Predicted 3D model of a 72-nucleotide RNA (transfer RNA) from Sargassum horneri.

[in-house]
């Protein structure tokens, strides 16, 4: 230089056009003499940026940032 892929909760990741979830973690109760664990129940997302197409965009087109990876 060329080329492929990724970026969604604090972290791992789902989520192939109809307004977003799990798992850990974490607040709160219950339980225990206490902790741990289990058990009930919340809170955390303008979905990397900027623009298109579409009645509608995490999704599809481009652009720009970060990282990853493979050829020179």
């Nucleotide at each position: 230089g060329g080329g492929a892929g990724c970026a969604u909760a604090a972290c791992u990741c789902a989520g192939u056009g109809g307004u977003a979830g799990a798992g850990u973690a974490u607040g709160u109760g219950c339980c225990u003499u206490a902790c741990a664990a289990g058990c009930a129940u919340g809170a955390a997302g303008u979905c990397g940026u900027g623009a298109g197409u579409u009645c509608g965009a995490u999704c599809c087109u481009c652009u720009c940032u970060g990282g990853u990876c493979c050829c020179a």

RNAcentral holds the sequence, with entries from ENA. Model confidence (mean pLDDT): 83 of 100. The same sequence occurs in records of 14 taxa. The organism belongs to Sargassum, within Eukaryota. Its Rfam family is "tRNA". From the family's description: Transfer RNA (tRNA) molecules are approximately 80 nucleotides in length.